[in-house]
Two RNAs folded together computationally: RNase P RNA and transfer RNA, 406 nucleotides in total.
RNA sequence: AUGCAAUCGCGUUCCGCCGUUGGCGGGAUGAGGAAAGUCCGAACUCUACAGGGCAGGACGCUGGGUAAUACCCAGUCUUCGUGAGAAGAAGGAAAGUGCCACAGAAAAUAUACCGCCCCGAUUAACUCUGGGUAAGGGUGAAAAGGCGAGGUAAGAGCUCACCGCAUCUCUGGUGACAGAGAUGGCAGGGCAAACCCCGUCUGGAGAAAGACCAAAUAAGAGAGGAGAAGUUGCCCGCUUCGUUUGACUCUCGGGUAGGUCGAUUGAGGUUCCGAGCAAUCGGAAUCCAAGAUAAAUGAUUGCCUAAAACAGAAUUCGGCUUAUGGAC
RNA sequence: GGGGCCGUAGUCUAGCCUGGAUAAGGCACCAGCCUCCGGAGUUGGGUAUCCCCGGUUCAAAUCCGGGCGGUCCCGCCA
Repeated sequence: AUGCAAUCGCGUUCCGCCGUUGGCGGGAUGAGGAAAGUCCGAACUCUACAGGGCAGGACGCUGGGUAAUACCCAGUCUUCGUGAGAAGAAGGAAAGUGCCACAGAAAAUAUACCGCCCCGAUUAACUCUGGGUAAGGGUGAAAAGGCGAGGUAAGAGCUCACCGCAUCUCUGGUGACAGAGAUGGCAGGGCAAACCCCGUCUGGAGAAAGACCAAAUAAGAGAGGAGAAGUUGCCCGCUUCGUUUGACUCUCGGGUAGGUCGAUUGAGGUUCCGAGCAAUCGGAAUCCAAGAUAAAUGAUUGCCUAAAACAGAAUUCGGCUUAUGGAC
Repeated sequence: GGGGCCGUAGUCUAGCCUGGAUAAGGCACCAGCCUCCGGAGUUGGGUAUCCCCGGUUCAAAUCCGGGCGGUCCCGCCA
């Protein structure tokens, strides 16, 4: 994400006139950045929700903003990028349970297919039995700290340096966290958008909510029936109605589907000043900007180089998401 | 205006909750056999971007988010 002018037409409203449920004339005003999806959060209304419990749902690094949020801002960490930067539904896998297909020896109490090494069977080789090993090969998305040196029969954090990890201490920071030092030889891989655990929050229904006025009649018929409704997933409690003078449910049938309010001045817009890195907040001045109810907001022409796209209010706001023309 | 449910071959369903590599079944369809021909029968065959896009995961029809489409319900009185 049009503006101005002219003509005709429509909705709302104001004024004036007309013997007035209305009409005529004049003035003012009349869709969006998404009015959309109805995905979050509220306002507002009803319902003892404002009695209890269980279940369910949402959210999830830290600090701030806000009426509130799953939104926004600033940061931390991680990942990606050569980089400027970008992205992140980012608590817990050491509470427990579960899953990890195929392949592979082994998929989480580790294990031994090939290989390497030792002893023995026979003198040697081949081969075999028993044992050691986790360096190497191979499998996989993922293989039990990495790499180098020492060490060893061969090997191995077995030992050591560096890196990583864990614990503790100190320093900086509101904090997430970061940095430094010491200690430990190293323990348990992934999945919680699997169940779950922890923490925080959370009644339900929605303007066809709801309030009032008017109109209408068949407190009708049949069947079931001791419970039913408020009450929503469940239970208890509470209140009301009812138990043959029949609550309530189902089926059939009947009446009415008119009006007023809710409804547009609001967590409101614009400009300036101030606080803050920012989101945002505070103060002053100023403005009032659709309110329909079968539903108006349109058409034509002209002008500026040009008005094309997605699309159209329906109780109202704050976000998010999606659709889309043009420009930077 | 508000609320609920669904989307898998041509069609009707299963699988989805509890993720595992060839997505299963019926009808229909195609090809062969049978028949003079057709039907019936019989043997074989899958024709599918699991509505679309993105994410989580080693792995998505399945779990999560967004979009698109379809379908159903909801006035008052007695």
About this RNA
It holds a member of the Rfam family "Bacterial RNase P class A". By type it is a ribozyme.